[in-house]
Context: one part of a larger RNA
RNA sequence: CUGGGCGUAAAGCGCACGUAGGCGGCUCUUUAAGUCGGGGGUGAAAUCCUGGAGCUCAACUCCAGAACUGCCUUCGAUACUGGGGAGCUCGAGUCCGGGAGAGGUGAGUGGAACUGCGAGUGUAGAGGUGAAAUUCGUAGAUAUUCGCAAGAACACCAGUGGCGAAGGCGGCUCACUGGCCCCGGUACUGACGCUGAGGUGCGAAAGCGUGGGGAGCAAACAGGAUUAGAUACCCUGGUAGUCCACGCCGUAAACGAUGAAUGCUAGCCGUUGUCAGGCUUGCCUGUCAGUGGCGCAGCUAACGCAUUAAGCAUUCCGCCUGGGGAGUACGGUCGCAAGAUUAAAACUC
Numbered sequence: 001c002u003g004g005g006c007g008u009a010a011a012g013c014g015c016a017c018g019u020a021g022g023c024g025g026c027u028c029u030u031u032a033a034g035u036c037g038g039g040g041g042u043g044a045a046a047u048c049c050u051g052g053a054g055c056u057c058a059a060c061u062c063c064a065g066a067a068c069u070g071c072c073u074u075c076g077a078u079a080c081u082g083g084g085g086a087g088c089u090c091g092a093g094u095c096c097g098g099g100a101g102a103g104g105u106g107a108g109u110g111g112a113a114c115u116g117c118g119a120g121u122g123u124a125g126a127g128g129u130g131a132a133a134u135u136c137g138u139a140g141a142u143a144u145u146c147g148c149a150a151g152a153a154c155a156c157c158a159g160u161g162g163c164g165a166a167g168g169c170g171g172c173u174c175a176c177u178g179g180c181c182c183c184g185g186u187a188c189u190g191a192c193g194c195u196g197a198g199g200u201g202c203g204a205a206a207g208c209g210u211g212g213g214g215a216g217c218a219a220a221c222a223g224g225a226u227u228a229g230a231u232a233c234c235c236u237g238g239u240a241g242u243c244c245a246c247g248c249c250g251u252a253a254a255c256g257a258u259g260a261a262u263g264c265u266a267g268c269c270g271u272u273g274u275c276a277g278g279c280u281u282g283c284c285u286g287u288c289a290g291u292g293g294c295g296c297a298g299c300u301a302a303c304g305c306a307u308u309a310a311g312c313a314u315u316c317c318g319c320c321u322g323g324g325g326a327g328u329a330c331g332g333u334c335g336c337a338a339g340a341u342u343a344a345a346a347c348u349c
């Protein structure tokens, strides 16, 4: 390379947008590049193959044929693919009306709790644990009542509920704003589509830079315990950090361990959001879109998946090729750094 694969055995980029490229709906017409057929030219010889011949045979040599799967040219064919033209509406999109939602950003605001401070009551303990001690407390703690301050997070509602491409998003109000989906009007454009190497953007937590903030929690650290030891688990403290603004980092079991898109292939039971119909006016039936449970065919090594496929197909991208060495070294790129990314080999089993 061919072939085979990627839920769990190696293997789906964390996610999106999108360049090149690849692939692409229905009808008519044209062209004849791909494609198919006929003819011509060429495809040196040797080699290979087939038949025959010559060395006693064979290797070897010689003769003939075939072949040289190719290229060029010409004449035709026109189903399919491609190019040109015309049209269409089912794909895709636009417009108007109605609707759901923790989608995003900014500003404001609310109550509970924790902590601290002030004041009152009050007195000897409190706290913590398996048991203790470190710790706090007669300079008045813990408890309790009132007031003030500050920061962070939003109980109940809450739901295999909702929204978002993913990361993720949850008190309330306002402003700005994104996406989709559904339904109705079926008004408009007329293939405008799918995927996507590079590229660009977004991207939890931790971490980094500058400046703020700091209630609680809490790496590091200190002390007390436990223990043979205890650089831990438990306890008392406690700094970065956690929070905000701006800038970086670019990684996660970034998981559904399942790339994106389209079509097709039994059902049953929930649930969310519209819409339509029936009416006994609060239920029933159905459609579409989502989100779950079970299950047939089929698939699977099995587990299991099963209209939200891991089924049946098509298109495009990414990735895999025994274990260790190693996601390492070197080099490149990026980064303030931490490091990230790309990515071997010797050797060994």
Base pairs, nucleotide, nucleotide: 004320005319006318007303008302012317014202015201016200017199021195022194023193025088026087027086028085029084030083031082033081034080035077036076037075038074039073040072041071042070049065050064051063052062053061054060091192092189093188094187095185096184097183098182099181103177104176105175106174107173108172109171110154115149116148117147118146119145120144121143125136126135162169163168207248208247209246210245211244212243216242217241221237222236223235224234259316260315261314262313263312264311267294268293269292270291271290272289273288275286276285277284278283279282298305299304322349323348324347331342332341333340334339